A computed fold for a 119-nucleotide RNA from a Bacteroidales bacterium, annotated as SAM riboswitch aptamer (S box leader). Its mean pLDDT, the model's own confidence on a scale to 100, is 83.
[in-house]
RNA sequence: GAUUUAUACAGAAGAGUGGAGAGAUUAGGCUCUGAGAAGCUCUGACAACCUCUUCGUCUGCGGGCGAAAAAGGUGCCAAUACCUAAAUUUCGGGCUGAGACUCGGGAUGAUUAUAAAUU
Numbered sequence: 001g002a003u004u005u006a007u008a009c010a011g012a013a014g015a016g017u018g019g020a021g022a023g024a025u026u027a028g029g030c031u032c033u034g035a036g037a038a039g040c041u042c043u044g045a046c047a048a049c050c051u052c053u054u055c056g057u058c059u060g061c062g063g064g065c066g067a068a069a070a071a072g073g074u075g076c077c078a079a080u081a082c083c084u085a086a087a088u089u090u091c092g093g094g095c096u097g098a099g100a101c102u103c104g105g106g107a108u109g110a111u112u113a114u115a116a117a118u119u
Stems, first nucleotide, its partner, number of pairs: 001119008013043005021032003025086005044077001046075001049073003053068006081111001087108008
């Protein structure tokens, strides 16, 4: 890097450095930001994907499921992944002889991010 599975409307701060952007991509919005953005460093918190540990339960004794804890590996600490579109489908409205078109809602998918496994 690729593939698969799971999750994504919850949660969580300060300081130093830095010096203008940031919010994944493209587009349109909107928001944060010299009362200091991104990045980097330290401390702290949040959370429970993996490891360790404890308890319960099932077991073909290899393990499975659930709960707890939070030492380790990650992650993460503005706004629903900030919102919408970038696909398919469906429902309702407008327009029409019908269709096309257009507005709004829903479902699934795609994209992205994180974890674990495989390669």